[in-house]
RNA sequence: UUGAAUAAAGCCAAACCCAUCGUGAGGUGGGGACGGAAAGCCACGGGUCCAUGAGACGGGACAGCCGGGUUGCCGAAC
Repeated sequence: UUGAAUAAAGCCAAACCCAUCGUGAGGUGGGGACGGAAAGCCACGGGUCCAUGAGACGGGACAGCCGGGUUGCCGAAC
């Protein structure tokens, strides 16, 4: 620098189902695998969504929407 390989040690886990927390978006645990090379972490910019509200500001959710920041396993090339 890179994720091309009938490679490999491992890792995470969408939809859906069950339990639970939350007004909600959603969170957590169990089952389950569509996928993932940061699908580890951070709401910083944009975006989407939720509650309230006339609206905006403000509040909240999503890191598996995009960008950015930060740490890092394995392999390959130099």